[in-house]
RNA sequence: AUAUUUAUCGGAGAGUAUGAUACUGGCUCAGAACAAACGCUGGCGGCGUGUCUGAAUGAUGCAAGUCGAACGUAAACGGAAGCCUUCGGGUUUCCUAGUAAGUGGCGAACGGGUGAGUAACACGUGUGUAACCUACCUCUGGGCGGGGGAUAACAUCUCGAAAGGGUUGCUAAUACCCCAUAGGGUUAUGCGUCAUAAGACGCAUAAUGAAAGGUGGCCUCUUUUAUGCUACUGCCCAAAGAUGGGCACGCGGUCUAUUAGCUUGUUGGUGAGGUAAAUGCUCACCAAGGCAAUGAUGGAUAGCUGGCCUGAGAGGGUGGCCGGCCAUACUGGGAUUGAGAUACGGCCCAGACUCCUACGGGAGGCAGCAAAUCGGAAUCAUCAACAAUGGGCGCAAGCCUGAUCGUGCGACGCCGCGUGAGCGAUGAAGGUCUUCGGAUUGUAAAGCUCUGUGUUACAGGAAGAAAAAUCGAUAGGUGAAUAACUUGUUGGUCUGACGGUACUGUAAUAGAAAGCCCCGGCUAACUACGUGCCAGCAGCCGCGGUAACACGUAGGGGGCAAGCGUUGUUCGGAAUUACUGGGCGUAAAGGGCGUACAGGUGGUUAUGCAAGUCGGUUGUGAAAUUUUCGGGCUUAACCCGGGAACUGCAUCCGAUACUGUGUAACUUGAGAUCAGGAGAGGAGAGUGGAAUAUGUGGUGUAGCGGUGAAAUGCGUAGAUAUCACAUAGAACACCGGUGGCGAAGGCGGCUCUCUGGCCUGUUUCUGACACUGACGCGCGAAAGCUAGGGUAGCGAACGGGAUUAGAUACCCCGGUAGUCCUAGCCGUAAACGAUGAGUACUAAGUGUAGGAGGUAUCGACCCCUUCUGUGCUGUAGCCAACGCAUUAAGUACUCCGCCUGGGAACUACGGUCGCAAGACUAAAACUCAAAGUAAUUGACGGGGGCCCGCACAAGCGGUGGAGCAUGUCGCUUAAUUCGAAGCAACGCGAAGAACCUUAUCCAGUGGCUUGACAUCCUCUGACAACUGUGGAAACACAGCUUUCCCUUCGGGGACAGAGUGACAGGUGCUGCAUGGCAGUCGUCAGCUCGUGUCGUGAGAUGUUGGGUUAAGUCCCGCAACGAGCGCAACCCCUAUCUUUAGUUGCCAGCACAUAAUGGUGGGAACUCUAAAGAGACUGCCGGUGAUAAACCGGAGGAAGGUGGGGAUGACGUCAUGUCCUCAUGGCCCUUAUGCCCUGGGCUGCACACGUGCUACAAUGGCCGGUACAGCGGGUAGUGAAACCGCGAGGUGGAACCAAUCCCUAAAAGCCGGUCUCAGUUGGGAUUGUAGUCUGCAACUCGACUACAUGAACGUGGAAUCGCUAGUAAUCGCGAAUCAGCAUGUCGCGGUGAAUACGUUCCCGGGCCUUGUACACACCGCCCGUCACACCACGAAAGUCGGUAGCAUUCGAAGCCGGUGAGCUAACCUUCGGGAAGCAGCCGUCGAAAAUGAAACCGAUGAUUGGGGUGAAGUCGUAACA
Repeated sequence: AUAUUUAUCGGAGAGUAUGAUACUGGCUCAGAACAAACGCUGGCGGCGUGUCUGAAUGAUGCAAGUCGAACGUAAACGGAAGCCUUCGGGUUUCCUAGUAAGUGGCGAACGGGUGAGUAACACGUGUGUAACCUACCUCUGGGCGGGGGAUAACAUCUCGAAAGGGUUGCUAAUACCCCAUAGGGUUAUGCGUCAUAAGACGCAUAAUGAAAGGUGGCCUCUUUUAUGCUACUGCCCAAAGAUGGGCACGCGGUCUAUUAGCUUGUUGGUGAGGUAAAUGCUCACCAAGGCAAUGAUGGAUAGCUGGCCUGAGAGGGUGGCCGGCCAUACUGGGAUUGAGAUACGGCCCAGACUCCUACGGGAGGCAGCAAAUCGGAAUCAUCAACAAUGGGCGCAAGCCUGAUCGUGCGACGCCGCGUGAGCGAUGAAGGUCUUCGGAUUGUAAAGCUCUGUGUUACAGGAAGAAAAAUCGAUAGGUGAAUAACUUGUUGGUCUGACGGUACUGUAAUAGAAAGCCCCGGCUAACUACGUGCCAGCAGCCGCGGUAACACGUAGGGGGCAAGCGUUGUUCGGAAUUACUGGGCGUAAAGGGCGUACAGGUGGUUAUGCAAGUCGGUUGUGAAAUUUUCGGGCUUAACCCGGGAACUGCAUCCGAUACUGUGUAACUUGAGAUCAGGAGAGGAGAGUGGAAUAUGUGGUGUAGCGGUGAAAUGCGUAGAUAUCACAUAGAACACCGGUGGCGAAGGCGGCUCUCUGGCCUGUUUCUGACACUGACGCGCGAAAGCUAGGGUAGCGAACGGGAUUAGAUACCCCGGUAGUCCUAGCCGUAAACGAUGAGUACUAAGUGUAGGAGGUAUCGACCCCUUCUGUGCUGUAGCCAACGCAUUAAGUACUCCGCCUGGGAACUACGGUCGCAAGACUAAAACUCAAAGUAAUUGACGGGGGCCCGCACAAGCGGUGGAGCAUGUCGCUUAAUUCGAAGCAACGCGAAGAACCUUAUCCAGUGGCUUGACAUCCUCUGACAACUGUGGAAACACAGCUUUCCCUUCGGGGACAGAGUGACAGGUGCUGCAUGGCAGUCGUCAGCUCGUGUCGUGAGAUGUUGGGUUAAGUCCCGCAACGAGCGCAACCCCUAUCUUUAGUUGCCAGCACAUAAUGGUGGGAACUCUAAAGAGACUGCCGGUGAUAAACCGGAGGAAGGUGGGGAUGACGUCAUGUCCUCAUGGCCCUUAUGCCCUGGGCUGCACACGUGCUACAAUGGCCGGUACAGCGGGUAGUGAAACCGCGAGGUGGAACCAAUCCCUAAAAGCCGGUCUCAGUUGGGAUUGUAGUCUGCAACUCGACUACAUGAACGUGGAAUCGCUAGUAAUCGCGAAUCAGCAUGUCGCGGUGAAUACGUUCCCGGGCCUUGUACACACCGCCCGUCACACCACGAAAGUCGGUAGCAUUCGAAGCCGGUGAGCUAACCUUCGGGAAGCAGCCGUCGAAAAUGAAACCGAUGAUUGGGGUGAAGUCGUAACA
């Protein structure tokens, strides 16, 4: 180097809707990047980078000069010589080098800046130029002869403030001019060859046009000049090259149609002018063209590109630095010079602005480098050097160069390094937290041992430098020459801004050197305190209302690190514009339907071409960048070299399957012909009956009509009803049918005429004629509009009646437009199958409509096959699911329409259409984090089904009315402590407030402060009790009295006092921080799980269904099978019996005693007691039922279907109740919110409510007599007998620690009497007097007794409560609490009913099902007006500004043209002048300016309109059941 193989590097998601789920869909985050900015912080170095805003303004300095080898002049430095000299110096001449101004040449058109304009051949890319130019440079050929006249500088005079001029005079040139010469050049004409759009090359003839010298050396001559020779250089003509440009063309890259028509030099031609050059580039004439839906024209925005950022890519965004191109230079216009400019640091004019001024006039242009001012969130030094690279000039030395190279400033970016390393546990101190044990900060620190990147000091010290030049040597060239010049080789000399920098060495020193953000989830990282919906945080979701991992601080932790965060922008994620790579039945989305031009797409066969397509060649695709392999800076960033790549464009050659195109055919797509067929298809004309209404006449009489119920209305002037006749308009019963027809809208009596489409069968014909279809055109329900008719019924508006809180509604009585017809508009609908049209393919089954064929039959059905329509079920498949499923929402293709979060908004503005109403097209600001679809589980429904419950009904008795008791609200008060609040607070906590209780408050101008109570420490040794004084008491003082227990004799313990501080204490707050306990739904029958199965999933199934039950009780069935908590049962009481036991209970039989009594002996039978058992299980029989479960009936039985009661309360709900039972987190008080005390209050009373008691009377009251219980309680107790008192009670003290004694009388009942219907002999409130009891005490504020008093109340409105059997009702008894106090509460027994047809309704509950916009779950959700505040937008009489054009006026500079009587050196001249030129004047064009009428855009505008958002506003309740 080539070939082959291999490799070729590449794609993450999350949060947020919901009670939960799937989907749709937006918003947000994690990544990368930046010419950035801001906040906090900041050690070093390297490499980059730095006014994105005002194309704003312009102090100061610099950024373009150079050449004396083109030229004249002038002054001065140096050197030499001479002269003068006051010895300082002056002056003259010459030489050399260089300088200033000027003439001249070259340069100044490069380099540097900026991006305003520009949507364009401006740029990119590829071509063309036979239509062109190109200074300097290279190469080739030739030439450089002879003359001339000026002019600046300078000098003189002069104007002006200045800038700057003017007059006169002198002078040079490589400045200017003339002549000569012309190989070639140019022009004209002709010819030839070659090309083919105008041309190229060559030949001939004629005409025409050039130039400049300078320097070095030599020769001759010499004093020089000059001449000649020579070298180099310069100049002229011409050819070629190179380089740089000009022009033309294909293709490519922004938005907007709410811009649809644009254009008159416009499009083309002929001729002329003009240019370096093609061309309407310009002009004259002629023709009437040119562009545009493949988007012209207009508007908006924008320099283009290599590239850069991002991305898996395709793409998207971008164009700062570097490179290429373009444009531009205060704004606009213009030319001049020149090879090149319409010229950034040149000129002229106009305008704006700034500056100077003597007011007459002048000057200026940083988008060069620095710098300044303003602007802005924001961007550097008025630095050094030409040492290098490059540029200009020059022979060169060299000069110039804000290009450039460097330095400086900025953490602005990228990259690298460091801020130390090792050992070090009493795990130090400190901090923080704590369950008080400890944990953590943490080997971290300190300490010890090291190192020296760095820092500091000192010393050394680069590379970048090699050319050029010069001095030698040497070789070649020119040359007469060894000179000189030139070309090369070689040696020496010389040159560094950075900079004494990089780097190196030595020494010292852990010394200078860590921050920022975050820690609720996304997202790595948690605790404490403070705060208390405040302060604040927040990217999204969202935190904060007293225990905040979310605010602030601290500790700790996580991340990154000389940075870290924030903000902004871009891409990504976003398949969220989908080419790669999305969708449209219900989420956003199929046009209302047809027809059809353009366009897109297109059947079978053969063949030609080769546009697309495919393969290869060549050129290009600049460099840089990217990538790869190497290399250089210690590494990296960075830089250098080689390759790949640059997916593009062009070129040529080839291939021909497919597409395309031409030609020739084909028949299956499509159409036509023929024969049949069905049909509410359309238009017009005619015609029919029923019904309704009206009219006329008859019959007939009091109502009719209407409604939930009524009323308005009609009717004695005769309605309604009924009969007959007539008139009118509209609609067509039955048939009638998920039947038919039509493109859709839509079409329905019958007949006729005209007419469109469709289906079937079959013969023939045409030969792709097809499908779709933007724009266009047509059709298009209802309502509405215009004009004219018509009007029976119905019926917006309107009137009346009802309903209602209201009722501008629903209901009723009327009723106008309209509904109907003709003609014309409108052009919309949930115009829906919410499903565009066409073609092909993909299981079946079963209806129905219209045809055809077959089999069979005498024939018709039946039956079979097939085509076209219209339905249902359903496989595969699809779908988020629901569902669709040969009539697709399946599988594919073609074409059209449409969508891209919700609201604003089916809106505004503009436009088009319309008579109008309005329709079509169609945004934005602003605002939200959702809006939605389907399905799931609940909850709910004035949805449905089934069922239950004292739920209703049927009954009984109450409450609500009265008085009183009691609780509550409210009020009051110094205080009336606190809690409980629908059911489920209210005779509740409280099973008992005179003090106490007591928690509260007031008065004490009371008291105590380690405390009334607990533990610890020190000291003392008593304390207590008692007495007295003061006091309201607590308490204080005084007196009196007294000395505990153990001991190892040291002391210890108990108790008390004093002291000290740790602490005690709190019925203070939070029941929304909690435990525990309780209430409630509800003793309702439910609530779940495992495994399996189904579903993407939430979930479902099981648990639903058929029966049955008090019951998810049981049975059967079933993709379920099982299980758990509940139900039931087990437990207690009670009803029957048995056994055992027999005192205090019992007493049948035996006996004794008494007036009498289980009083006694005795008994163990009975009752009873209290222990153990039995018994009841639908077990038995019959019937019903499904042969089940079960139900009904029966037998037996003390009891029968849970025998009757009780206890027992599933998962859960209500932030239910309780921090004042108790416990407890946190917070709060600490000489008080703790503790002690006295008195008061909780008992207060206008009123309202709840719960009760007593009553209202005769089923009763009163009086007398008399009978029968059970549960319980009792020693700080129950308390008998007896006596006293009217009585409450007193005296008394037997008995009893209880089956023994006592409380203890039961009462209603029964017997007898009385009262006789009344405010009473009912009722017993209130008040007076006198007492009793308890207690320290009975005033506030107890209970009871006696006497007297004798209120309301005569059975209770609306409403409402309890109860289904030993229940309700009624009657009394007991107990707890308790000194005393019971109408309350909890128990006990006595007497003892009525009713239940039944489940329509009310209430509550259970199961299934259905709807839902509810999920805090209907006490839900939610709509609109109005009122208030704020925000953005529209309209608006107008007002202001801008943009681009049009018309007219004026018209600078200037080019061009005309004129040129004035003026003029070169040339000619016959000397008169001419040629040529200039000034001046005129004209076309022409910038700016002015005026006018319109257009568009923007700003603003009294007022006005709707919209959005807001705290708990007002009025209603439209939607969701």

A computed fold for a 1521-nucleotide RNA from a Candidatus Poribacteria bacterium, annotated as small-subunit ribosomal RNA.
NCBI's taxonomy places the organism under Bacteria, Bacteria candidate phyla, Candidatus Poribacteria.
It matches the Rfam family "Bacterial small subunit ribosomal RNA". Rfam links the family to the GO terms structural constituent of ribosome and ribosome.